The prediction has a mean pLDDT of 81. Small-subunit ribosomal RNA, 5' domain from Nitzschia sp. (in: diatoms), 483 nucleotides, folded computationally.

[in-house]
Context: one part of a larger RNA
RNA sequence: GGAUGAACGCUGGUGAAAUGCUUUACACAUGCAAGUUAAACGGAAAUUUUAAAUUUAAGUAGCGAACGGGUGAGUAAUAUAUAAGAAUUUACCUUUAAGAUGAGAAAUAAUAUUUAGAAAUAUUUAAUAAUAUUCAAUAGACUUAUUAGUGAAAAAAUACGAAUUUUGCUUAAAAAUAAGCUUAUAUUUGAUUAGCUAGUUGGUAAGAUAAAAGCUUACCAAGGCGAUGAUCAAUAUCUGAUUUGAGAGGAUGAUCAGACACAUUGGAACUGAGAUACGGUCCAAACUUCUACGGAAGGCAGCAGUGGGGAAUUUUCCGCAAUGAGCGAAAGCUUGACGGAGCAAUUUCGCGUGAAGGAUUACAAUUUAAAAAUUUUAAACUUCUUUUAUUAGUGAAGAAAAAAAUGACAUGUAACUAAAGAAUAAACAUCGUCUAACUUCGUGCCAGCAGUCGCGGUAAUACGGAGGAUGUAAGUGUUAUCC
Numbered sequence: 001g002g003a004u005g006a007a008c009g010c011u012g013g014u015g016a017a018a019u020g021c022u023u024u025a026c027a028c029a030u031g032c033a034a035g036u037u038a039a040a041c042g043g044a045a046a047u048u049u050u051a052a053a054u055u056u057a058a059g060u061a062g063c064g065a066a067c068g069g070g071u072g073a074g075u076a077a078u079a080u081a082u083a084a085g086a087a088u089u090u091a092c093c094u095u096u097a098a099g100a101u102g103a104g105a106a107a108u109a110a111u112a113u114u115u116a117g118a119a120a121u122a123u124u125u126a127a128u129a130a131u132a133u134u135c136a137a138u139a140g141a142c143u144u145a146u147u148a149g150u151g152a153a154a155a156a157a158u159a160c161g162a163a164u165u166u167u168g169c170u171u172a173a174a175a176a177u178a179a180g181c182u183u184a185u186a187u188u189u190g191a192u193u194a195g196c197u198a199g200u201u202g203g204u205a206a207g208a209u210a211a212a213a214g215c216u217u218a219c220c221a222a223g224g225c226g227a228u229g230a231u232c233a234a235u236a237u238c239u240g241a242u243u244u245g246a247g248a249g250g251a252u253g254a255u256c257a258g259a260c261a262c263a264u265u266g267g268a269a270c271u272g273a274g275a276u277a278c279g280g281u282c283c284a285a286a287c288u289u290c291u292a293c294g295g296a297a298g299g300c301a302g303c304a305g306u307g308g309g310g311a312a313u314u315u316u317c318c319g320c321a322a323u324g325a326g327c328g329a330a331a332g333c334u335u336g337a338c339g340g341a342g343c344a345a346u347u348u349c350g351c352g353u354g355a356a357g358g359a360u361u362a363c364a365a366u367u368u369a370a371a372a373a374u375u376u377u378a379a380a381c382u383u384c385u386u387u388u389a390u391u392a393g394u395g396a397a398g399a400a401a402a403a404a405a406u407g408a409c410a411u412g413u414a415a416c417u418a419a420a421g422a423a424u425a426a427a428c429a430u431c432g433u434c435u436a437a438c439u440u441c442g443u444g445c446c447a448g449c450a451g452u453c454g455c456g457g458u459a460a461u462a463c464g465g466a467g468g469a470u471g472u473a474a475g476u477g478u479u480a481u482c483c
Stems, first nucleotide, its partner, number of pairs: 001483004006479005013351006019344002021309001026307003030304003035063003040060002044056005070262003079187007088179002094174006101136003105133001111126002115122002141150003155167003188234003195225003200222008237259004241252004264285005287298004315341001317340003323337001324335004354384004364375004390419005398409001427472005432453001434451001438467005448455002
């Protein structure tokens, strides 16, 4: 000199863009953050109006909830980055080919009913539906190698006499997307950590898995790693990048993007195409809440917000109008993702706080060699301008679809026009040297200053005041950290 997710002191007009718990992965009141489909299904209630329609919420069923959002505790390699690979799976979407024949075959929730309980909830009996479930049949699939065995399906809407059309269902193949797996290289510090390892290293066989493999088990062999630092310990998410530097390098890993890991702590599986699942389940632990003491309920490292910690970090806001996501045939519904507004000079950039003229250089202040000099064209005063602020008027884009409708921002915002008026707007630090900028008074090794050298003991340009000057400027200085 440059930089920062900064903080603190003094000061503070405005616009745009960005950023905003770096500390306790500490504890959390309250609200919201994942639903949707009646064109899968049976019943119920309400409303209209007259007999059929509309609406609603609970239940069965489907898809989604594994995305999106948060955090960085753990992790030094089961991660990340780059490169290469083979033994795999992949819902929805796209393409191709084929199919959908039968069975009231048996249930079940909602509902009604019985019982227990404070509640959470559990329970008896009865009845019922489906694109829920099951059975039979068949299938270019699978097992096996033959003549065999295993093994699939579901309807709905429009129309209604059928056919046709649309969506869905089953099987096979492909593509795409996504994911799992393997190998190589690279990735912090310590030797005051030198030996480590027994499923450990390899083989055979079997099992398990979507899949290769000690992944697991039995048997056999005795291997494998290590001063090119194993093992152990400490610290730490990694990268694209950011910052500094002429570069080489160094430091960092906030925001944004990719990957990983985690969801009070520890463990486990279920469902599913996909989870070992933040707002799912089960078990254990700590903590909190309710309790009729017998038992129950909970998980903000989602968005706001509260307490605590801290030098320190925002609103319990508006809207689904846009972009995207889920569901739906669609209309549409949902969405603290997202779009916006609010707060903060936290950062960067832009603009302003007036311009021109104006000397008998007034008054005043400071200095003085008492002549005068400086503040000083500065002011006053004259003539202008009106960015900005104020008031009034006009008034968007963002909205895309055949047309129409649809705007949170914004009860008229941005922008434009007009009005009157210099009117509404300057500070902070420094002035011995490094380092731009000097005098006077006070003080007298005192009070104090200080980044370095150092200043102060009676003429202090270094302390304190004043005048003047210099630098930066809505900021300025200090502190902390990095180059």